[in-house]
The prediction has a mean pLDDT of 90. This is a predicted structure of an 87-nucleotide RNA (c-di-GMP-I riboswitch aptamer) from Mesobacillus harenae. NCBI's taxonomy places the organism under Bacteria, Bacillota, Bacilli, Caryophanales, Mesobacillus. It matches the Rfam family "c-di-GMP-I riboswitch aptamer". About the family: GEMM was predicted in a large-scale screen for bacterial structured RNA regulatory elements. Gene Ontology term of the family: cyclic-di-GMP binding. The sequence was found by an Rfam model in a public genome assembly.

RNA sequence: CUUCGAUAAUGGCAAACUUAUUGAAAAAUAAGGACGCAAAGCCACGGAUCUAAGGCUAGAGAUAGCUAUGACCGCCGGGUUUCCGAA
Numbered sequence: 001c002u003u004c005g006a007u008a009a010u011g012g013c014a015a016a017c018u019u020a021u022u023g024a025a026a027a028a029u030a031a032g033g034a035c036g037c038a039a040a041g042c043c044a045c046g047g048a049u050c051u052a053a054g055g056c057u058a059g060a061g062a063u064a065g066c067u068a069u070g071a072c073c074g075c076c077g078g079g080u081u082u083c084c085g086a087a
Stems, first nucleotide, its partner, number of pairs: 002087004012037002017032006035074001041080003045077003049071002054067005
């Protein structure tokens, strides 16, 4: 330096759920809480997925449909940083 994650060791993160706040929503943040995770660290670059405020269309109307500029890295790929051990 590269690959791998058996065996340990030091540790790390924190699903669902609850409460509070923000948000149109998806969801996010904080506290509690642990399903799990060798990158479950970071990045929205590509795809997937979620939402539809605004916009467009239909409708007499109630509404319905379409659409990210919104969300998501604990969906996948990619980029990037990195502890320990083995080869």